[in-house]
Formats: sequence, C1' cells, structure tokens
RNA sequence: GUCCCUGUAGCUCAGCAGGAUAGAGCACAUGCCUCCUAAGCAUGGGGUCGGAGGUUCGAAUCCUCUUAGGGACGCCA
Repeated sequence: GUCCCUGUAGCUCAGCAGGAUAGAGCACAUGCCUCCUAAGCAUGGGGUCGGAGGUUCGAAUCCUCUUAGGGACGCCA
C1' cells in the first nucleotide's frame, strides 16, 4: 500500500436479499417472598446500532469516506 473480518445497552451477543415502538441473556434499580441474605417471581431504567455524508417514502441493514481493533498478501530496507 491492497484486500478481508469485527464495532448494536454496563458486559456477552442476536437482528443485516431495507419496512412492526431496536431485541435477548447477564448485570443494575424497585417491589414481593424470607427472621436476614442468597435463590426464585414481578416490574422498571438504560442504546437513535463506532463517526460523517449519500441513496430511498423508509437505513442497524445498501453506497462512499473516515475511525478503532484483528487478520492475509505485497513493497522498501
């Protein structure tokens, strides 16, 4: 330098041939239960999907640029 993969909630991830209000588990908060705790049960808060722009009636999903991490190949020495 070229190419590929990954980035979505505090953590681990799903969702990606465009369309429902963006989801799950764990964690967290509150309540129930309990003598107390743990476990269990119920409810709830939390993300505009790495960033910017574009296409579209509509983008986490498609295109371009960019950024962080990982990998393959190549060049110089």
A computed fold for a 77-nucleotide RNA from a Bacillota bacterium, annotated as transfer RNA. It matches the Rfam family "tRNA". Its family is annotated with triplet codon-amino acid adaptor activity in the Gene Ontology. About the family: Transfer RNA (tRNA) molecules are approximately 80 nucleotides in length. Rfam classes the family as a transfer RNA. The source organism's lineage runs through Bacteria, Bacillati and Bacillota.